[in-house]
RNA sequence: CCAGACGGCCGGAUGGCCGCUUUCGGUCCGGGAUUAGUCCUGGACCGGGGGAGGAAAGUCCGGGCUCCACAGAAACACGGUGCCGGGUAACGCCCGGCGGGGGCGACCCCAGGGAAAGUGCCACAGAAAGCAAACCGCCCGCCGACGCCUCUAGGGGCCCAGGCGGGUAAGGGUGAAAGGGUGCGGUAAGAGCGCACCGCGCGGCCGGUAACGGGCGCGGCACGGCAAACCCCACCGGGAGCAAGACCAAGUAGGAACGGUAGGCCCGCAAGGGCCAGGCGGGUUUCGGCGCCGCCGUUCGGGUGGGUCGCGCGAGGCGUUCGGCGACGAACGUCCCAGAUGAAUGGUCAUCCCUUCGCGUUCGCGCGAAGGACAGAACCCGGCUUAUAGGCCGUCUGGCACU
Numbered sequence: 001c002c003a004g005a006c007g008g009c010c011g012g013a014u015g016g017c018c019g020c021u022u023u024c025g026g027u028c029c030g031g032g033a034u035u036a037g038u039c040c041u042g043g044a045c046c047g048g049g050g051g052a053g054g055a056a057a058g059u060c061c062g063g064g065c066u067c068c069a070c071a072g073a074a075a076c077a078c079g080g081u082g083c084c085g086g087g088u089a090a091c092g093c094c095c096g097g098c099g100g101g102g103g104c105g106a107c108c109c110c111a112g113g114g115a116a117a118g119u120g121c122c123a124c125a126g127a128a129a130g131c132a133a134a135c136c137g138c139c140c141g142c143c144g145a146c147g148c149c150u151c152u153a154g155g156g157g158c159c160c161a162g163g164c165g166g167g168u169a170a171g172g173g174u175g176a177a178a179g180g181g182u183g184c185g186g187u188a189a190g191a192g193c194g195c196a197c198c199g200c201g202c203g204g205c206c207g208g209u210a211a212c213g214g215g216c217g218c219g220g221c222a223c224g225g226c227a228a229a230c231c232c233c234a235c236c237g238g239g240a241g242c243a244a245g246a247c248c249a250a251g252u253a254g255g256a257a258c259g260g261u262a263g264g265c266c267c268g269c270a271a272g273g274g275c276c277a278g279g280c281g282g283g284u285u286u287c288g289g290c291g292c293c294g295c296c297g298u299u300c301g302g303g304u305g306g307g308u309c310g311c312g313c314g315a316g317g318c319g320u321u322c323g324g325c326g327a328c329g330a331a332c333g334u335c336c337c338a339g340a341u342g343a344a345u346g347g348u349c350a351u352c353c354c355u356u357c358g359c360g361u362u363c364g365c366g367c368g369a370a371g372g373a374c375a376g377a378a379c380c381c382g383g384c385u386u387a388u389a390g391g392c393c394g395u396c397u398g399g400c401a402c403u
Base pairs, nucleotide, nucleotide: 001399002398003397004396005395006394007393008392009391010390012352013351014350015349016348017347018346020051021050022049023048024047025046026045027044028043029042030041031040032039033038053374057385058384060383061382062381063380064379065241066240067239068238070289072287073286074285075284076283078237079236080235081234082233083097084096085095086094087093098112099110100109101108102107113232114231118230119229120226121225122224135172136171137168138167139166140165141164142163143162147158148157149156150155180198181197182196183195184194185193199221200219201218202217203216205214206213207212245309246308247307248306255300256299257298258297259296260295261294263276264275265274266273267272278293279292280291281290316335317334318333319332320331321330322329323328353372354371355370356369357368358367359366360365
């Protein structure tokens, strides 16, 4: 200097004028309650403080919080996660490690338990894709036209196309994958047929919390792949959700009709009452309780479109120190950092900043023009995912050149 990998930050700044919203204080003008004190509440003006994000987005996970007559136990269904250890309120997240894969490397990726519980699939091509199999080829034996040689012209011999039988799975072909791989020996040619190493299976030793790794010994040893196929195994899982919910005010109709489901006995003239059973209770069933007398469906109709709270002090932010490889945790200190409800944070001027282009340049820079991303809270928090003009910083890897 070039290329790359990982991590972090900013993403416009300052000032003036006008304007918006919220909170606190002050002054003034009201309304209601009260004997008064005082309380509640509306408005105007002045002053002080605060006022969108790293993703506020997607609504994919996990929770806090709120309510619920079924939220207790178990099983099944359904959904989710899936190596080991740790972090966390928790998670499908994060950290560290193991194994596998990619890359020269820094690093990156993995839907990472089980294929001997069972079922299923492996298209096409190929001989053959789950118990085997031979398309080309190789080897052995037999037959052997044409051709060549020879002869006593009957025949004999040689070569080979081709044919039949047997052996083969090394070589070639097909394919994502072909019944272990490489090499040596051996064989008629081959083959774990034998041997060495690798792989695989079994046994045991050592290291590690563990996933797992390393060595040793025995065995020639075949039983491929796919579970983001069904499935098996382990673990987790009440339901709704701020339009949750609480209060105030106002107002009506505790509504009507139809269909379905579930019953007996006793008392009573009747209305009705009592007992037993039955029905219903946010997947189903059982057990143990509890609650309601009904429950399910369809249609018609009535009231409220108001206000206050929930609504921001939190698993909170920042700084320092300590512990830890790290995620993170602890201690001390410090700060309060939006709360709207058709939904506020804007407009304008000036200067500066960054980038691009053009012109000029005394090479310091000057002038002009254009551009400045993705994108707006609505209960909150921890994550993941997606979008993002441009700029800066740090660490590491590879290459080139110089010293």

Bacterial RNase P class A from a Kiloniellaceae bacterium, 403 nucleotides, folded computationally. Rfam family: Bacterial RNase P class A. Rfam classes the family as a ribozyme. Rfam links the family to the GO terms tRNA processing, dimeric ribonuclease P complex and ribonuclease P activity. Taxonomically the source falls in Kiloniellaceae (Bacteria, Pseudomonadati, Pseudomonadota, Rhodospirillales).